[in-house]
RNA sequence: GGCUUGUUAGCCCAGUUGGUAGAGCACUACACUGGUAUCGCAGAGGUCAUGGGUUAAAAUCCCGUACAUGCCU
Repeated sequence: GGCUUGUUAGCCCAGUUGGUAGAGCACUACACUGGUAUCGCAGAGGUCAUGGGUUAAAAUCCCGUACAUGCCU
């Protein structure tokens, strides 16, 4: 230098055919307990890496950039 795959909540990851962004763990509150833990219930937490394009509508399709992984030279 070329190619592949990936980037979504604090962490690990889903997200189908373009149609209101989710689970688990963690966190907060409540309930429970003599007290804690476990369990239960509720809640908060998101520029879907970034800049454009297409579309009535984009995490999703297209292009560029950045970062990471792997392969080739």

Predicted 3D model of a 73-nucleotide RNA (transfer RNA) from Pocillopora damicornis.
The RNAcentral record of the sequence draws on Rfam.
It matches the Rfam family "tRNA".
The source organism's lineage runs through Eukaryota, Cnidaria, Vacatina, Pocilloporidae and Pocillopora.
The coordinates come from a structure-prediction model, not an experiment, and the mean pLDDT is 81.